[in-house]
RNA sequence: CAACUUCCGUUGGGGUGCCCCGUCAAAGGGGCUGAGAGGCGCCACGCCAACCCAUCGAACCUGAUCCGGGUCGCACCGGCGUAGGGAACGGAAAGCACGGCUCU
Numbered sequence: 001c002a003a004c005u006u007c008c009g010u011u012g013g014g015g016u017g018c019c020c021c022g023u024c025a026a027a028g029g030g031g032c033u034g035a036g037a038g039g040c041g042c043c044a045c046g047c048c049a050a051c052c053c054a055u056c057g058a059a060c061c062u063g064a065u066c067c068g069g070g071u072c073g074c075a076c077c078g079g080c081g082u083a084g085g086g087a088a089c090g091g092a093a094a095g096c097a098c099g100g101c102u103c104u
Stems, first nucleotide, its partner, number of pairs: 001099001005093006011054004017032005038048004060085003066079004
């Protein structure tokens, strides 16, 4: 004697890629990764749904058509990265010491 943790509500933020077939281009079909690659419409966009994330914030964006490894490619690993940005409030549970924090 709080923190961590879990759950709920409301509100808000965010992404939707890669490969193959097909096509003049589309439409359409199949596959991969992933939590998420969906649906509808008036289709450069908007709405809805699911999912993830919300300051203890690598959800996501920028740098970036980035650098090294890796893959058919995306994915993935490391770097960049103590970078620059990024959306919050309320409630509940658990927890009372072999724990945490502070001081000496």
Molecule: TPP riboswitch aptamer (THI element)